Context: one part of a larger RNA
RNA sequence: CACCGCCCGUCACACCACGAGAGCCGGCAACACCCGAAGUCGAUGAGGCAACCUACGGGAGCCAGUCGCCGAAGGUGGGGCUGGUGAUUGGGGUGAAGUCGUAACAAGGUAUCCCUACCGGAAGGUGGGGAUGGAUCACCUCCUU
Numbered sequence: 001c002a003c004c005g006c007c008c009g010u011c012a013c014a015c016c017a018c019g020a021g022a023g024c025c026g027g028c029a030a031c032a033c034c035c036g037a038a039g040u041c042g043a044u045g046a047g048g049c050a051a052c053c054u055a056c057g058g059g060a061g062c063c064a065g066u067c068g069c070c071g072a073a074g075g076u077g078g079g080g081c082u083g084g085u086g087a088u089u090g091g092g093g094u095g096a097a098g099u100c101g102u103a104a105c106a107a108g109g110u111a112u113c114c115c116u117a118c119c120g121g122a123a124g125g126u127g128g129g130g131a132u133g134g135a136u137c138a139c140c141u142c143c144u145u
Base pairs, nucleotide, nucleotide: 003108005105008101009100011098013095014094015093016092018090019089020088023085024084025083026082027081028080031077032076033075034074039070041068042067043066044065047063048062049061052059053058111132112131113130114129115128116127117126118125119124
């Protein structure tokens, strides 16, 4: 490149990330219960024993064994957090020259915008309430010169 301007939404195509989704597959940390190794501790200790005592009979003490509490791993269960994946589905983003219309920007050709209800291929339309951040005309007030 200045209205032969700008610009909105649906639709079509391509790619990207995300949401929903019958579910499916994992990860993490807990919780409840079951089981319970080693080991400490406690109880018991009729069996066993070199050190100490002994008037040699034994005593003190210690140990095996048995029982109990705690207890790792393991098992069962319902939840929590989190990752991946999933037919299909929803909008979003991006992409020189696609389709349909023309909503907005000049009173954008029905002024625009906000909230809301309903309606419509799409921008959007209509009703109700509100704003002026509306052009035009007239008057009033105020400001500046």
Small-subunit ribosomal RNA, 3' minor domain from Natribacillus halophilus, 145 nucleotides, folded computationally. Rfam family: Bacterial small subunit ribosomal RNA. Rfam links the family to the GO terms structural constituent of ribosome and ribosome.